This is a predicted structure of a 112-nucleotide RNA (SAM riboswitch aptamer (S box leader)) from Halanaerobium salsuginis. It was read from a public genome assembly, where an Rfam model found it. Its mean pLDDT, the model's own confidence on a scale to 100, is 80.
[in-house]
Order: sequence, then structure tokens, then C1' cells
RNA sequence: GAAUCAUCAAGAGUGGCGGAGGGACUGGCCCUGUGAUGCCCGGCAACCUACUUAAAUAAUCUCUAGUAAGGUGCUAAUUCCAGCAUUUCCAGUUGGGAAUGAUAGAUGAGAG
Repeated sequence: GAAUCAUCAAGAGUGGCGGAGGGACUGGCCCUGUGAUGCCCGGCAACCUACUUAAAUAAUCUCUAGUAAGGUGCUAAUUCCAGCAUUUCCAGUUGGGAAUGAUAGAUGAGAG
């Protein structure tokens, strides 16, 4: 760097530093000197991990439930919404709404 797999409707601060942009991209719509992004601290969660445990087995692998929090992650708005396709509703030209599935993205795991 990357095939692939899983998840993405829950949760998390009246803190400190510091000072202008930020929400991946495009279009919207938002956040922001009542201080953003970022860093620190705090917190949330439980993907990996460790331990305990039900099932099965000769045993391992597998797998149920739980505990911890070592490695990550996250901590405005559903991944903020839509971007493509199908179905469907309204208008019946442009257009608008809804559902489902993809795409894209994020995070974790990660063979060769």
C1' cells in the first nucleotide's frame, strides 16, 4: 500500500491550552471570537486482546454468556442530508417526497 470481512439510529465535558477556520469530496444545510479545527485531561464504547463460563470434542478450532480495559477508536447534527439504481406517491415539462439496495466514506480486524 491493499483483496476481503464486520459495524456505522445508541453512548460520551458548563474542563485546560490555543487562537481561525471546520463538518472527507461535490451540492445543500449547518457549527464557529457566547471562541471552531487541533493538543491535553476527562468521558463513551467494546472491534482486537486477556480472563471466567454454557455447548460440542480425546483435545484444539468453533461457539454462548459475562468481567476487565492492555492495542485501537470515538466524544455537534443518523456517516448532518443528498449524490447511483430500482420501486412508489404528488405534480404530470423541469421538479419534489418516501422505501430499499448499491456507491463513496469512517472505524476495527486483516490472508497473501